[in-house]
Context: one part of a larger RNA
RNA sequence: UUGGGCGUAAAGGGCGCGUAGGCGGAUCGUUAAGUCCGGUGUGAAAGAUCAGGGCUCAACCCUGAGAGUGCAUCGGAAACUGGAGAUCUUGAGGACAGGAGAGGAAAGUGGAAUUCCUAGUGUAGCGGUGAAAUGCGUAGAUAUUAGGAGGAACACCAGUGGCGAAGGCGACUUCCUGGCUUGUAACUGACACUGAGGCGCGAAAGCGUGGGGAUCAAACAGGAUUAGAUACCCUGGUAGUCCACGCCGUAAACGAUGAGUGCUAGGUGUUGGAGAAAUUCAGUGCUGCAGUUAACGCAAUAAGUAUUCCGCCUGGGGAGUAUGCACGCAAGUGUGAAACUC
Numbered sequence: 001u002u003g004g005g006c007g008u009a010a011a012g013g014g015c016g017c018g019u020a021g022g023c024g025g026a027u028c029g030u031u032a033a034g035u036c037c038g039g040u041g042u043g044a045a046a047g048a049u050c051a052g053g054g055c056u057c058a059a060c061c062c063u064g065a066g067a068g069u070g071c072a073u074c075g076g077a078a079a080c081u082g083g084a085g086a087u088c089u090u091g092a093g094g095a096c097a098g099g100a101g102a103g104g105a106a107a108g109u110g111g112a113a114u115u116c117c118u119a120g121u122g123u124a125g126c127g128g129u130g131a132a133a134u135g136c137g138u139a140g141a142u143a144u145u146a147g148g149a150g151g152a153a154c155a156c157c158a159g160u161g162g163c164g165a166a167g168g169c170g171a172c173u174u175c176c177u178g179g180c181u182u183g184u185a186a187c188u189g190a191c192a193c194u195g196a197g198g199c200g201c202g203a204a205a206g207c208g209u210g211g212g213g214a215u216c217a218a219a220c221a222g223g224a225u226u227a228g229a230u231a232c233c234c235u236g237g238u239a240g241u242c243c244a245c246g247c248c249g250u251a252a253a254c255g256a257u258g259a260g261u262g263c264u265a266g267g268u269g270u271u272g273g274a275g276a277a278a279u280u281c282a283g284u285g286c287u288g289c290a291g292u293u294a295a296c297g298c299a300a301u302a303a304g305u306a307u308u309c310c311g312c313c314u315g316g317g318g319a320g321u322a323u324g325c326a327c328g329c330a331a332g333u334g335u336g337a338a339a340c341u342c
Stems, first nucleotide, its partner, number of pairs: 004313003007296002012310001014201004021194002025088004030083002033081002035077008049065006091191001092188002095184005103177002106174004110154001115149007125136002162169002206247006216240001220236004258309006266287009291298002315342003324335004
């Protein structure tokens, strides 16, 4: 490179917005760049192929033909692609009227619980475990009552329930704000899809500065266990966990399944609309036919069937390492080999 692939064998970018590019609905006429047909010129000779011929054959040599899939130019065709023009409404968007929601940001408020402090009652234990011990307690603990402080998380409702592009989002109220969806079909008229680079978002941990610090808890200390125990268990406990601002940019960032569109039996739940109902639209589950798959399974939310665009894979190890470059305060991240070896 060709070919084949990417749920689990290697392989879908963590997710979005969007530039270039690629690709793009219906009808009409037009153009003739692509496309197709024909002519002309050229495509050197030698070589190669084919048909003949000459050296006694062959190698070798000579003649002719075809080919040279191409390029240029002229004439023509107009189905398809493209260009310019006109029209359309099914794609897309917008208008009006509704709807549901832990979607996001900020401010305020609440109750239960843990811990601590003060005071009362009260007395010898509490705590913890497989069993113990360290630990706490006569300087009065644990328990219990009242008052107070402070931080963090929001029981029940709660649901293969909802919302969000993903990460994710769960007490209540107010305010600001994004998206989705239904109905109507008066509006625009292809404005669409995808998207290399780029820009933005991105759990947890970690980092910087300043706060905060109730709980839990890496590190650490002690007690156990054990042959040992740098662990599992127990008692403590610092970073951190929380907030503001700024970094980091990674995860089994998973549905291990990129995005869009069309088509292809059913059955049964559920969420939100519309409808008097039949039913219908948008989501979300289970089951199941055709089909598909190596199998498992998937099966209108496809891993079926077509199509457009992007990303990625090419035996195991070496290795997500070395090196260079970029980014970062650092930790490191992104890009990313080879020798060698099996």
A computed fold for a 342-nucleotide part of an RNA from an uncultured bacterium, annotated as small-subunit ribosomal RNA, central domain.